[in-house]
Molecule: transfer RNA
Organism: Candidatus Omnitrophota bacterium
RNA sequence: GGGGCCAUAGCUCAAUUGGUUAGAGCAUCUGACUCAUAAUCAGGUGGUUCAAGGUUCAAGUCCUUGUGGCCCCA
Numbered sequence: 001g002g003g004g005c006c007a008u009a010g011c012u013c014a015a016u017u018g019g020u021u022a023g024a025g026c027a028u029c030u031g032a033c034u035c036a037u038a039a040u041c042a043g044g045u046g047g048u049u050c051a052a053g054g055u056u057c058a059a060g061u062c063c064u065u066g067u068g069g070c071c072c073c074a
């Protein structure tokens, strides 16, 4: 220098070849249970979907550029 993959909640990951409230598990908070703690059960909170543009009635999803990480070629 050229190419490929990845980026979504505090963490690990889904999200049906663009479609109408962006979810699950763990963690955290509250309650129940217990003499108490843990476990268990019920409920709640938590997101500028890496950034900036574009396409579209509609973008986490498609296109462009950039940033960061991993890998291949030279």
Base pairs, nucleotide, nucleotide: 001073002072003071004070005069006068007067010026011025012024013023019057028044029043030042031041032040050066051065052064053063054062